Transfer RNA from Pagrus pagrus, 74 nucleotides, folded computationally.
[in-house]
RNA sequence: GCACUAAUAGCUCAGCGCCCUAGAGCGCCGGUCUUGUAAACCGGACGUCGGAGGUUAAAAUCCCCCUUAGUGCU
Numbered sequence: 001g002c003a004c005u006a007a008u009a010g011c012u013c014a015g016c017g018c019c020c021u022a023g024a025g026c027g028c029c030g031g032u033c034u035u036g037u038a039a040a041c042c043g044g045a046c047g048u049c050g051g052a053g054g055u056u057a058a059a060a061u062c063c064c065c066c067u068u069a070g071u072g073c074u
Base pairs, nucleotide, nucleotide: 001073002072003071004070005069006068007067010026011025012024013023028044029043030042031041032040050066051065053063054062
């Protein structure tokens, strides 16, 4: 230098055009229970989907550029 992969909640990940006004587990907060803690159960908060633009009636999803990390080739 070229190619490919990844980036979504505090962490690990799913979701690959409308059915979803963005979800799961763990974690966090509150409550029930307990002498107390843990477990269990119930409820809640937390994302402008890495950044900017484009296509579309509609974009986390498709296209282009950039950033970061990783892999391969030279």

RNAcentral holds the sequence, with entries from ENA. Its Rfam family is "tRNA". It is annotated as a transfer RNA. The source organism's lineage runs through Eukaryota, Bilateria, Neopterygii, Euteleosteomorpha and Pagrus.